[in-house]
This is a predicted structure of a 477-nucleotide part of an RNA (small-subunit ribosomal RNA, 3' major domain) from an uncultured bacterium.

Context: one part of a larger RNA
This record gives sequence, C1' cells and structure tokens, in this order.
RNA sequence: UGACGGGGGCCCGCACAAGCGGUGGAGCAUGUGGUUCAAUUCGAAGCAACGCGAAGAACCUUACCCGGGCUUGACAUGUUGGUGAAAUCCCUGGAAACAGGGCUUCCCUUCGGGGCACCAUCACAGGUGUUGCAUGGCUGUCGUCAGCUCGUGUCGUGAGAUGUUGGGUUAAGUCCCGCAACGAGCGCAACCCCUGUCCCUUGUUGCCAGCGAGUAAUGUCGGGGACUCUAGGGAGACUGCCGGUGAUAAAUCGGAGGAAGGCGGGGAUGACGUCAAGUCCUCAUGGCCCUUAUGCCCGGGGCUACACACGUGCUACAAUGGCCGGUACAGCGAGAAGCAAUGCCGCGAGGUGGAGCGAAUCUCUCAAAACCGGUCUAAGUUCGGAUUGCAGUCUGCAACUCGACUGCAUGAAGUUGGAAUCGCUAGUAAUCGCGGAUCAUCAACGCCGCGGUGAAUACGUUCCCGGGCCUUGUACA
Repeated sequence: UGACGGGGGCCCGCACAAGCGGUGGAGCAUGUGGUUCAAUUCGAAGCAACGCGAAGAACCUUACCCGGGCUUGACAUGUUGGUGAAAUCCCUGGAAACAGGGCUUCCCUUCGGGGCACCAUCACAGGUGUUGCAUGGCUGUCGUCAGCUCGUGUCGUGAGAUGUUGGGUUAAGUCCCGCAACGAGCGCAACCCCUGUCCCUUGUUGCCAGCGAGUAAUGUCGGGGACUCUAGGGAGACUGCCGGUGAUAAAUCGGAGGAAGGCGGGGAUGACGUCAAGUCCUCAUGGCCCUUAUGCCCGGGGCUACACACGUGCUACAAUGGCCGGUACAGCGAGAAGCAAUGCCGCGAGGUGGAGCGAAUCUCUCAAAACCGGUCUAAGUUCGGAUUGCAGUCUGCAACUCGACUGCAUGAAGUUGGAAUCGCUAGUAAUCGCGGAUCAUCAACGCCGCGGUGAAUACGUUCCCGGGCCUUGUACA
C1' cells in the first nucleotide's frame, strides 16, 4: 500500500421487510448428471454450466458408430513428363459411393507454342486431432457499481502519501465550501435512438369534417387537407418562476403554470482491472500429432436409449371457472422457388382453384382475454388432458427407428404441493392473444419482439446477501 475481520461509523441496491404471483408435489416438453450402448459426437460446471453454443439432429446437418470404397485426394497453387480429351449419356455389378466396359467429342496459333481438361510424378493439400495454462479476436462476471489514474508541486531516508481526505449535497469522484496542493485524463452526466405534448412541411397506397354522386352495404366515386396518420424539420423542461430550509453556497421540500418537473419513461453506451473465467468446434494462429489415415466419399444407424437424480418451462387441479351461441376493439412484423383472397369440396387437418400483391394499395389477418345470453352445480365432474387404438391430412427421394397436424374413441396423474427457494416497485407484476428469425416439414410449451386488460405494497434499515467511502486490528501478500 492492499486484502481480510462472526471490528466500528456513514450510505446504496426487489438485499431484507410490506405485498402480488410462482418453483419445489402431478402429467408433459426441454437441457443436464448418471447409467446403458457398436455409437449414444463435442463443449459449457456455484452465482456467471444445465429451453446454454443449437435462431430448427428423419437423409443432409454430423463432428460419433458399423459397413462399403478413394489415395496429389472433396478444395488451392505450382514442377516435370504424357494424352487430346474429361464429363453428360448407355451397359454390367452395387445399398450408394464407386469400379469395369462402350458410344461420341476440344479451342487459338506467327506452327515454336499457348489455353483448357485428364493421367502419371513431386512439392503439397486436408484434419471439428491436441494444448483457451503458448495466443489474437470475441464474450461472461463484479457492475451502469462510482470508481481508476496521471503531470507538476509539496511531504517522507524509503515503500509511498497528498491531490481522491474533511463539512454539506447528489443517482453519480454530481456539485458547492474548505484544504499543500494546482491542473488534467479514462469513467458519471450530456451529445445518439424510441416514446409522451404542440407547431410547420408533406398528402399517396393513408385519412373523411363539410359539399356532391352512388350502393343491400363499404372512402365506393367526384373531391377535400380540416382530423387521424405517414416521416422530415422545429418548439418544449432549464430547479427557469414563487415560498420555506440551508453557510449568503451547492442543494433540498412545497407550490404555480404545463402534455410532461426536478435524470419525464425506455434503449444504446460497460472506466482501470478481477476470475491463468469461457471459447483452438465461428474465425485467425504458435507448438505438438495423423498422412493408403486422426484426411475424403457413400449406405445404414446414433446424437431421440432409460431403473433413476437435478435445472428451466408448459398444461392443470376448476365456478373470478368449463362448454355453446352472439357481438366488439390492437400493435410489431413477414411475403416471389413467396404471401395467397372471393368461390367450390371436406366434420376437420386440408384439397381444388387462382383474383391481387416485390406491397401505408394485395395477402398472412377472424386477435384473444373482454362484453351479452344460455347451460353445467361441487362431482375426479360437461374439471383435467396424459396415454393408447383406429381412420386420415401435409411436407419431403424417404416419416420403421424418429415429423407435425386432424377426426372418432380412450380418458391416467392431479383436489394448491414438505424442507427450501425465485421474480417483480407501474402501464410494472399478473393475465390475454399476435408477429418474426431459423425453416421443405417440424418435435417452439423455447427465443426475440408486439400490443390488449391491468393490480397490491414499501412502516422502515435491526437482521440475510452484494456493493461504495472513511476508520481500526492483523503472526496474511
């Protein structure tokens, strides 16, 4: 100087408390451990591994296993020699890869050769083989915590100190005051994006108040730019104003006006560093290793196994509900090997057909919870839907291992879950549906977004956890 303390002081955080909803019990989905297996490819390991890499494992993917094949190789560049074709196509074997055979066939030329392709040869290719404790890059975490440092000066023999401590204040090393310090840098904040109010501009594909036309009905048409909206620009919030408190400061409390008030809400943004944290299987790369195989191709299997254990989720156990009928109201997005309307067929998944649309125009696209009416009456039920049987639909070369969906039948566990444990402070939790990436299809209940309905509680900081500043002890570095 740090680190640590079941030392002290001050302070903060959904850290506790106060509340609301869960997990832990059930069934299923998914990841992991374990076990099994020819293989169940590999990595991730407290928080910070475990719906994680994987934003799509039937083949492919694929790295694993079994079997069949290839050896300058699936891919790159070059050397030497040779050939003029190789492939497509046809035949045979085969599960395919591949092997054997057959038909056919090069271009330019100054005639030296060149281009291209193949065969042979040699350099080499190739490796998701190993080391993340040799590395780059990227990432997680403490933590969006308020810290981490430097120059000069001063103090100290020195390590170092000071500044950065102190009094206030703040979300903040934020600002003010003081001070042997005076300044500065990286962080904080602001500048950036979205959202909340208004104004200007823009009016098509969007909108429809007033005028006119038309329809069974619809901005449907003429037209209009008011409104909504689109997407550009601007205004607005700054403790600016008033009062109290305060050191007359910084600031803080209350108020006015205002769409918004003291950081308005959300995002992007992650200092010096810590964990030899993670990744050699994104990529790059040193060393080491394989080279008729640890490389490459193909068929099939496996990654989907199942006594069990754990994590994360979904669906429930019902009446604030289930079922039936009727009636409303979104936003984000996506679409050409695509989204697909009206119509017709089917109980349905879907089929048929194809208008329109590279989309503010057309389509996906009926949002659902909600509301109105009816029914069920406390029951393992008209709750719950696992499991299983049969019959189907779709995608795809192919749904046996191992796809999703539909109809009929079947109707399991489950009556609110022990110890323990998680999230959340407002348009939040809870609840309801919708969209997208990946993608032929899909195991998505995941992930990333979007809007609808919309709470309760916070006395307080003693305690648990994590963190910041000062101080103290130490046989630790």

The full RNA is in RNAcentral, with records from ENA, Greengenes and SILVA. Its mean pLDDT, the model's own confidence on a scale to 100, is 85.